SAM riboswitch aptamer (S box leader) from Fervidicola ferrireducens, 115 nucleotides, folded computationally.
RNAcentral holds the sequence, with entries from Rfam and Ribocentre.
The organism belongs to Fervidicola, within Bacteria.

RNA sequence: CUCUUAUCGAGAGCAGGUGGAGGGACUGGCCCGAUGAAACCCGGCAACCGGCAACUGCGAGCGCAGUUGCAGCGGUGCUAAUUCCAGCAGAACGUUACGUUCUGGCAGAUAAGAG
Numbered sequence: 001c002u003c004u005u006a007u008c009g010a011g012a013g014c015a016g017g018u019g020g021a022g023g024g025a026c027u028g029g030c031c032c033g034a035u036g037a038a039a040c041c042c043g044g045c046a047a048c049c050g051g052c053a054a055c056u057g058c059g060a061g062c063g064c065a066g067u068u069g070c071a072g073c074g075g076u077g078c079u080a081a082u083u084c085c086a087g088c089a090g091a092a093c094g095u096u097a098c099g100u101u102c103u104g105g106c107a108g109a110u111a112a113g114a115g
Base pairs, nucleotide, nucleotide: 001115002114003113004112005111006110007109008108013042016041017040018039022032023031024030026087027086028085029084043079044078045077048075049074050073051070052069053068054067055066056065057064058063083107088104089103090102091101092100093099094098
C1' cells in the first nucleotide's frame, strides 16, 4: 500500500503540564482556536485483540469455533459538535424553484486477519 471481516447517534480533563497557530481526512458548508490550535506528556473513556469464566457446536483426543459475562494486567484505539453536516443513487411527503425525512452506497477512521 491492497484485500477481507466487524464497528462508527454511547463514553472520556469549561482550573493538568510543555508548546506555541492552527485544526475539524478530501471538496463545499458550518464550526473550534491567544478565555490558547496541532503535537508531546499526564489523566480519563471504551473494550477490538491477547487474558479469565460459563454455555453451545465440531472433533477419538490435544484442541478449534461461536455466544455471553468478568477484569482492565498486556497490544492498539479514542478523548468538541452523529464519522459536525452534505457530497452518489433511490423512496416517501410537502412543493414553482426547492426542502424535509428515511434507506442503500461512496469516501474515511479504528481493530483483527491475509497478501